[in-house]
Molecule: Lysine riboswitch aptamer
Organism: Phocicoccus pinnipedialis
Formats: sequence, structure tokens, C1' cells
RNA sequence: AAUACAAGUAGAGGUUGCACACAACAAUAGUAGUUACCAGUAGCAGACAUGCGUGGAUCGGUAAUGAAAGGGGAGUGUGCCGAAGGGCAGCAUCGGUAGAAUGCUUCUCUGGGACCUGUCUUAAUAGGGCAGGUACUGUCAGUUUUACUGAUGCGCUACACGCCAA
Repeated sequence: AAUACAAGUAGAGGUUGCACACAACAAUAGUAGUUACCAGUAGCAGACAUGCGUGGAUCGGUAAUGAAAGGGGAGUGUGCCGAAGGGCAGCAUCGGUAGAAUGCUUCUCUGGGACCUGUCUUAAUAGGGCAGGUACUGUCAGUUUUACUGAUGCGCUACACGCCAA
């Protein structure tokens, strides 16, 4: 000094990097619900169990009153760069059971954001998830090197250290 193995610290990608929290705002919506009156009849809600209904429900009309959850754009703050987000399975919580949702675990996929198509969710054409595609971009390697090709994060860059060999 280089290579191989193992591990530590600090960083970079993006001016829309990722996630979380907060307060207001818009939309949800003059909707759901409730009350009164009119009309009207046997069903209505639900995946089931079950509950409500002739003491008149559901549906319809009039009048009055009137939300919320989840999600959203910008802002502020915090933690970070497998940040984080998915998938199969299992366990726990909730619930009458199932399902959904939340949390945890094993394994597994994704470098990053954007746009397009399809599908699911949703009040929504917003947003998000999934699958596919398009160009862009970060890093590394290679080449015929001012560009092209390939790969992709337990990766890459810098520093410092341990061990081994020549």
C1' cells in the first nucleotide's frame, strides 16, 4: 500500500426524499340523524346471528334543526436516508360470530420521485394500495468513454480500525 473477511462513525440522492404529530381551513353537506305534520302499508336493517315495525316502521312530501369518521392541499414542528411502504402466514386486541381495522413476529419484494393504463378503497375524477408501462434521476461496474450498456439499498461515498497474505 492493495485484496479478502468482519464491524464502527459521518454523509449523499430528492426544492414534491420518507414517516409522524399539531392547529386552522376547504370539501364531505344542508348529507346522515332528530322533531312535528301529511300521506301510506308490511316489511326494514344485516354476511349471519339478531334487532326494529300495525303503539304504523322502510319508502315519499312539507317545515325546523343539524353532525361525525376516514381522507385532503398548504403551513409549523419532530424523527430520519430500508428512511419507509407492500405481500403470504401466524399471534394478540376489538366485536355476538365472521369480516374489516390496529399492533407484533418469521419469511419475502421495492434505490427515488413523476406521468399513463387497469383495478381496489373512498362522498370524490382528490388521496392512497396493487399490477404493468414510459421517460427522468441517484449510485456502482463495464465499454468502442463528453455517451452507451448492465445492475440496484443489510447498496454507495469518506474516515478510521481489527485480522490475514504477498